[in-house]
Context: one part of a larger RNA
RNA sequence: CGUAGGAGAUUUGAGAGGAGCCCUCCCUAGUACGAGAGGACCGGGAGGGACAGACCUCUGGUGUACCGGUUGUUCCGCCAGGAGCAUCGCCGGGUAGCCAUGUCUGGACGUGAUAAGCGCUGAAAGCAUCUAAGCGCGAAGCCGACCUCAAGAUUAGAUCUCCAUCCCUCUUCGACUCGUCGGAGAGGGCGAGGCCUCCCGUAGACUACGGGUUAGAUAGGCCGCAGGUGUAAGCUCCGUGAGGAGUUCAGCUGAGUGGUACUAAUAGGCCGAGUA
Numbered sequence: 001c002g003u004a005g006g007a008g009a010u011u012u013g014a015g016a017g018g019a020g021c022c023c024u025c026c027c028u029a030g031u032a033c034g035a036g037a038g039g040a041c042c043g044g045g046a047g048g049g050a051c052a053g054a055c056c057u058c059u060g061g062u063g064u065a066c067c068g069g070u071u072g073u074u075c076c077g078c079c080a081g082g083a084g085c086a087u088c089g090c091c092g093g094g095u096a097g098c099c100a101u102g103u104c105u106g107g108a109c110g111u112g113a114u115a116a117g118c119g120c121u122g123a124a125a126g127c128a129u130c131u132a133a134g135c136g137c138g139a140a141g142c143c144g145a146c147c148u149c150a151a152g153a154u155u156a157g158a159u160c161u162c163c164a165u166c167c168c169u170c171u172u173c174g175a176c177u178c179g180u181c182g183g184a185g186a187g188g189g190c191g192a193g194g195c196c197u198c199c200c201g202u203a204g205a206c207u208a209c210g211g212g213u214u215a216g217a218u219a220g221g222c223c224g225c226a227g228g229u230g231u232a233a234g235c236u237c238c239g240u241g242a243g244g245a246g247u248u249c250a251g252c253u254g255a256g257u258g259g260u261a262c263u264a265a266u267a268g269g270c271c272g273a274g275u276a
Stems, first nucleotide, its partner, number of pairs: 001152001005163007015149004021049007033038001051106005059100004066093005071086006112142001117137004166189011190274001193271004198212004218264003221260005227253003234247005
């Protein structure tokens, strides 16, 4: 820009892409078959490998804004307690998120037309013949079925809902009752709704997408809770002391979760029909 008014939702599916795998064991049955050795078709069940998708409850990894321990050194006057630097100084753990080695799920079932092949009926050619007319069966393959995208599918689809079926000014042409009507053109206003701005996101390179914007829990803060770390500082007591005990399952705590308008979503701006 188009999809012959303008919007907001929900969709159909022309078409396109993905997937499609394999093995072992058990039953049928030591049956059919076979002198024996051996050993099935068909049908049913169980388990597994690789691959793929999703997810984080579990098992773990990471987790440089969480907690603790500890070495050297500098500084906060000293003690105590801390901070900086040393790969996050080193070490032990670890929430969310992300992730696999973890968890769940998938390949199916069934149908249609077929290939090789196997047939029925059957002439040419009194027979025979699956083929010439005609009719069947028959593959992990084909068309569907399963998953994803999809109306720029210009053949531009469908359904539901909402807003309208205008108003004003100017120019020009025509008509006449002479200030109105009709046609054409230009500009402006107004709707549903949308966008920008603003607060954000498990969405994201940007954009896009999703949520919120005071009639509000969107983000931050604060108050709880969960989870993590592992019993803070100070004080008291014990010990000559290093240190230990009590107060104390303490203290601290990023992303999780619930509540709460304290802070910030203010103030605003723009676009947008009237249907050839």
The part of an RNA shown here (large-subunit ribosomal RNA, domain VI) has 276 nucleotides and comes from a Dehalococcoidia bacterium.
Rfam family: Bacterial large subunit ribosomal RNA.
The prediction has a mean pLDDT of 85.
The source organism's lineage runs through Bacteria, Bacillati, Chloroflexota and Dehalococcoidia.